[in-house]
Context: one part of a larger RNA
RNA sequence: UGACGGGGGCCCGCACAAGCGGUGGAGCAUGUGGUUUAAUUCGAUGCAACGCGAAGAACCUUACCUGGGCUUGAACUGUAGUGGACCGUCUGCGAGAUCAGACCUUCUCUUCGGGGACUGCUAUAGAGGUGCUGCAUGACUGUCGUCAGCUCGUGUCGUGAGAUGUUGGGUUAAGUCCCGCAACGAGCGCAACCCCUAUUCCUAGUUGCCAGCGGAUAAUGCCGGGAACUCUAGGGAGACUGCCGGUGACAAACCGGAGGAAGGUGGGGACGACGUCAAGUCAUCAUGGCCCUUAUGGGCAGGGCUACACACGUGCUACAAUGGUGAAUACAGAGGGUUGCCAGCCAGCAAUGGUGAGCCAAUCCCUUAAAGUUCAUCGUAGUCCGGAUCGGAGUCUGCAACUCGACUCCGUGAAGUCGGAAUCGCUAGUAAUCGCGAAUCAGAAUGUCGCGGUGAAUACGUUCCCGGGUCUUGUACA
Numbered sequence: 001u002g003a004c005g006g007g008g009g010c011c012c013g014c015a016c017a018a019g020c021g022g023u024g025g026a027g028c029a030u031g032u033g034g035u036u037u038a039a040u041u042c043g044a045u046g047c048a049a050c051g052c053g054a055a056g057a058a059c060c061u062u063a064c065c066u067g068g069g070c071u072u073g074a075a076c077u078g079u080a081g082u083g084g085a086c087c088g089u090c091u092g093c094g095a096g097a098u099c100a101g102a103c104c105u106u107c108u109c110u111u112c113g114g115g116g117a118c119u120g121c122u123a124u125a126g127a128g129g130u131g132c133u134g135c136a137u138g139a140c141u142g143u144c145g146u147c148a149g150c151u152c153g154u155g156u157c158g159u160g161a162g163a164u165g166u167u168g169g170g171u172u173a174a175g176u177c178c179c180g181c182a183a184c185g186a187g188c189g190c191a192a193c194c195c196c197u198a199u200u201c202c203u204a205g206u207u208g209c210c211a212g213c214g215g216a217u218a219a220u221g222c223c224g225g226g227a228a229c230u231c232u233a234g235g236g237a238g239a240c241u242g243c244c245g246g247u248g249a250c251a252a253a254c255c256g257g258a259g260g261a262a263g264g265u266g267g268g269g270a271c272g273a274c275g276u277c278a279a280g281u282c283a284u285c286a287u288g289g290c291c292c293u294u295a296u297g298g299g300c301a302g303g304g305c306u307a308c309a310c311a312c313g314u315g316c317u318a319c320a321a322u323g324g325u326g327a328a329u330a331c332a333g334a335g336g337g338u339u340g341c342c343a344g345c346c347a348g349c350a351a352u353g354g355u356g357a358g359c360c361a362a363u364c365c366c367u368u369a370a371a372g373u374u375c376a377u378c379g380u381a382g383u384c385c386g387g388a389u390c391g392g393a394g395u396c397u398g399c400a401a402c403u404c405g406a407c408u409c410c411g412u413g414a415a416g417u418c419g420g421a422a423u424c425g426c427u428a429g430u431a432a433u434c435g436c437g438a439a440u441c442a443g444a445a446u447g448u449c450g451c452g453g454u455g456a457a458u459a460c461g462u463u464c465c466c467g468g469g470u471c472u473u474g475u476a477c478a
Stems, first nucleotide, its partner, number of pairs: 001478002003475003007472007015462002019426005026317008034308002042053002064303004070297001077125008088103005107116003128292002131290003137286002139281003142277001144275001149188006155164003168179003194269004199237007209226002213224003240263001243257005319419001323378007335366003340359002344355004385416001390411007432454007
């Protein structure tokens, strides 16, 4: 100087407390461990691995296993020799890769010696490796932590390691600002500058809008028209403790108030200092070294990654009446669409099929939002709760749904009556609850990422648990 303390002081955080809803019990989905297996490819492992890499394993993917096959190789750049245009079509064996054969075709320049492009074979230099090492690395990322810290120059102090500044008194979300001070300044962080959102003005008015005027209809901005409103998207305004009162050291600031759409960082996002964990990734990519080279490389078929006495994590659905079921009816936002989204009509109980208009989209479509509201029914029951499991019949995608897809209909109707010890999230348009969309994608979400609808309770407080900041103290630790 640090680190540590079941030392002390001050302070903060959904850290506790106050509340609301869960997990832990059930069934299923999914990931992991374990076990099994020919293989169940590999990685991730306290917080910070475990719906993680994977924004989507039937084949492919695929890296694993089995089998049958290749050896200058699937792809790259040459060199030497040698043959042929290349390409294309067809037949046979085979699971296919491949192998065997037939047909078609006969490039270009030329000094007629030969050269060039393309292509096959042989040899060779080399290719190839998701093989090892993340403890050789780059790059990227997680984490403490959006915590308020981390340093430097000059000066001064100390023999020196170092200190000072950065400590102290206040204050702040903040090393934020003020005052003081052997310090004076500066840098990386904080904040601001960026984006979205909340109010308003200007400009613009189609594909969006419809107040007033007129017209038409069973009805609808449907039409003439309008440019007000909504909205769209470009540019401004607006919030700065600016104003008033109080407290304070006449400071910084804090408390209250006014005006205002918004008030003290308005709300949200992007943004992550010096560093820590030899943290993670050699399987995104790149790369040193090592290793394989008729195989640890490359092509194919089938299987596996989907196994299942069990254990754990994360979720979904429930156990019901604030509910289930049936009928009627209202209101979003944000996205996507030509190998696409698909209106309407017809068929089917339905999944869906047939036909077929529009739309490269503020125009058409996905697109009926659901919870909600109204009426009816059920009457506390393992039920008209719950839907697992299984049987049958189908639909769709796709070369192909046996291993191993999703969905529909009929039947079947398991556990489950609110969950032990323990444990998680959340402070406001939040939790809870309700649906909608997208990426990936032929098909395949209860996951992920977004979007809106309805919309709470509680916070006395900082004694305690956890993590962190700062000052100080002790130390046989570095």
This is a predicted structure of a 478-nucleotide part of an RNA (small-subunit ribosomal RNA, 3' major domain) from an uncultured prokaryote. The full RNA is in RNAcentral, with records from ENA.